[in-house]
C1' cells in the first nucleotide's frame, strides 16, 4: 500500500430485517439498615450512538468520506 473487524453512559457491553421518550450490569451520587463500615434493600443522575454528509416521511441500525484502535496480507 490493501482486504477485514470495531467505535453506543466514568468502565465492560446490548439494541445493528430503519419507526414511538435508547437498555443492562458495574462504578458514583442520596435513602433505608447498621454503633461506624461493608454486604443486601430502594432511588436518582448519566450518553443522541467516533466524525462530516448522503438516502429516507424517519438511521444507532443502510450508503461515502475522514479520524483511532486491533488483525491479516504485501
Nucleotide at each position: 500500500g490493501c482486504g477485514c473487524c470495531u467505535g453506543u453512559a466514568g468502565c465492560u457491553c446490548a439494541c445493528u430485517g430503519g419507526g414511538a421518550u435508547a437498555g443492562a450490569g458495574c462504578g458514583u451520587c442520596g435513602g433505608a439498615c447498621u454503633c461506624c463500615g461493608g454486604a443486601u434493600c430502594c432511588g436518582a443522575a448519566g450518553g443522541c450512538a467516533g466524525u462530516g454528509g448522503g438516502u429516507u416521511c424517519a438511521a444507532a441500525c443502510c450508503c461515502c468520506g475522514c479520524c483511532a484502535g486491533g488483525c491479516g496480507c504485501a
Transfer RNA from a Pseudomonadota bacterium, 74 nucleotides, folded computationally. The prediction has a mean pLDDT of 80. The sequence is in RNAcentral, with records from ENA. Its Rfam family is "tRNA".